Transfer RNA from a Candidatus Aenigmatarchaeota archaeon, 72 nucleotides, folded computationally. Model confidence (mean pLDDT): 81 of 100. Lineage of the source: Archaea > Nanobdellati > Candidatus Aenigmatarchaeota. RNAcentral holds the sequence, with entries from ENA. It matches the Rfam family "tRNA". It is annotated as a transfer RNA.

[in-house]
RNA sequence: GGGCUUGUAGUCUAACGGUUAGGACAUUACCCUCACACGGUAAAGAAAGGAGUUCAAUUCUCCUCAGGCCCA
Numbered sequence: 001g002g003g004c005u006u007g008u009a010g011u012c013u014a015a016c017g018g019u020u021a022g023g024a025c026a027u028u029a030c031c032c033u034c035a036c037a038c039g040g041u042a043a044a045g046a047a048a049g050g051a052g053u054u055c056a057a058u059u060c061u062c063c064u065c066a067g068g069c070c071c072a
Stems, first nucleotide, its partner, number of pairs: 001071007010025004018055001027043005048064005
C1' cells in the first nucleotide's frame, strides 16, 4: 500500500428499515440478615464520527477513525 472483517451501557451480547434499542454480569437504592454474603424488588446507564438514500436509518451506501485477519 491492497483485500476482508468488526465497532451497541463499565464488560459481554441480541434484534429489527417503523411505536420506549432487549438480556446477562457489574453499579446504586430498598427489603432480607446481629452483620456480611446469597436471595428478592426497583433505578440509572449504550448505537465510533460525518455525509447520503428513504416518509422513516442502530440497520442500507460512501468517506474518515479505531481494532483484528490475510496478501505484498